[in-house]
Record summary
This is a predicted structure of a 351-nucleotide RNA (Bacterial RNase P class A) from Desulfovibrio sp. Of the family's consensus pairs, 93% are formed in the model. The gene name in the source record is rnpB. Its mean pLDDT, the model's own confidence on a scale to 100, is 76. Rfam family: Bacterial RNase P class A. Gene Ontology terms of the family: tRNA processing, ribonuclease P activity and dimeric ribonuclease P complex.
RNA sequence: GAAGCCGGCCGGGCCAUCGCUGCGGAGAUUGCUCCGGAGAGGAAAGUCCGGGCUCCACAGGGCAAGGCGCUGGGUAACGCCCAGAGGGAGCGAUCCCUGGCAAGCGCAACAGAGAGCAGACCGCCAGAAAACUGGCAAGGGUGAAAGGGUGGCUUAAGAGACCACCGGAUGCGGCGGCGACGCCGCAUGCCAGGCAUGCCCCGCCUGGAGCAAGACCAAAUAGGGAAGGUGGCUGGCCCGGCCAUUGCCUUCCGGGUAGGUUGCUGGAGGGCGCGGGCAACCGCGCUCCUGGAGGAAUGAUGGCCGCUGCCAUUUGCAGAACAGAACCCGGCUUACAGGCCGGCUUCCAUU
Numbered sequence: 001g002a003a004g005c006c007g008g009c010c011g012g013g014c015c016a017u018c019g020c021u022g023c024g025g026a027g028a029u030u031g032c033u034c035c036g037g038a039g040a041g042g043a044a045a046g047u048c049c050g051g052g053c054u055c056c057a058c059a060g061g062g063c064a065a066g067g068c069g070c071u072g073g074g075u076a077a078c079g080c081c082c083a084g085a086g087g088g089a090g091c092g093a094u095c096c097c098u099g100g101c102a103a104g105c106g107c108a109a110c111a112g113a114g115a116g117c118a119g120a121c122c123g124c125c126a127g128a129a130a131a132c133u134g135g136c137a138a139g140g141g142u143g144a145a146a147g148g149g150u151g152g153c154u155u156a157a158g159a160g161a162c163c164a165c166c167g168g169a170u171g172c173g174g175c176g177g178c179g180a181c182g183c184c185g186c187a188u189g190c191c192a193g194g195c196a197u198g199c200c201c202c203g204c205c206u207g208g209a210g211c212a213a214g215a216c217c218a219a220a221u222a223g224g225g226a227a228g229g230u231g232g233c234u235g236g237c238c239c240g241g242c243c244a245u246u247g248c249c250u251u252c253c254g255g256g257u258a259g260g261u262u263g264c265u266g267g268a269g270g271g272c273g274c275g276g277g278c279a280a281c282c283g284c285g286c287u288c289c290u291g292g293a294g295g296a297a298u299g300a301u302g303g304c305c306g307c308u309g310c311c312a313u314u315u316g317c318a319g320a321a322c323a324g325a326a327c328c329c330g331g332c333u334u335a336c337a338g339g340c341c342g343g344c345u346u347c348c349a350u351u
Stems, first nucleotide, its partner, number of pairs: 001347010012305007020039002023036005041322001045333002048331005053210004065206005070084005085098005099201002104199002106195002121140002123136005148166005167191002169188008214262004224253007231243004269288008307319004
C1' cells in the first nucleotide's frame, strides 16, 4: 500500500425569536399572566421471545397440547449473552451447525439391473462356441447416496472368505477435565449407511388474560330495593289484617352508563472509581435524574460554524439517512445517507 475479518461509537453544533406539553415558584383568581428549568431513538419499528405489574382461576398427582434441546456459567427470566466441546467451510483472521435413527414405524423424486436383512445391465469364470444354465462381484455404467482403503493369500473366476498394515465403529480399562469430551492401551472383521425441519423416544419449561389490565369518584334518563303517606276490601268507627304487590307523592339506599381521577413513570436506572471473574456479569462507594400526552407536546424560522456534492479556486448554488415514545424493563430481528475509533489476518513493496 492492497484485499479482507471482528468489535465499539456518532448519526450535526451554538445563538436569537416565536410557539407547544408537563413540573416548581409568584401574582391574580377559576383558567389566565409572569419567572425558572426540562422535554424522542439506536432502533422509540416488527410485536418475535422473556420478565415486572394487575385481575381471574387454582388441594395434590397424572395425561394431553405447545415450546426448548451439545457442556458449564451469567441473569428477575429467556428461544438472549459469555466461555468451552465436537463436526464442517476458509491459506488465515474468522464464520456456520448441534439430544436420540445399536426402541419401533415411516421416507428417498429422476436415473439405474438393483435403494434397505440390496442387486446383476455391461463384464469375469465354467459347461468346446452361440443360445442357455450355473458361479462371482474385482472392473465399468446410473445416482445425492451402491455395503471401508492398499497389498497379499486362496481360486475356474472372485470376495473380510482369510491375512498384514492403515482408517473408522463398538465394548472394557487407565489418565486428564465440574462437564460436553479428549488422550493412551487392550479386545472384537463389527464396517449394513442417510433423514428426527417425518411420526416418535428422552430430558427440561409452561394456568389464562392483558394498562382498552385494574382501582376510586360519579350526572341526566330508564329501571330496582326499603320506609312513610295516600287508594280499595273487611268494618258502625279506630287499631289491625288483607288486596292490587299497584296508581300517585315524599325521603333514603345500592348497582351501573356518559364523564372525571388514578394506575403513570425514580427504575432489574445512568455516569465515575475501586474490587472479584478469562468473559458474560456481580459487589461496594460517590454522584446525577425535571417527557408522560389523550387527535395526542417534544416544533418552526433566521444567522454563524462544521460535513457532502457541483464548478479550476475564493465566492456561490444544492443536499443531509432510517425513522416519532403511549404501563415499564431485558433481549432478538429488521431499516439506516454519511462518518469516527480499536483489534486482527493474508499478500505485495521498502528498510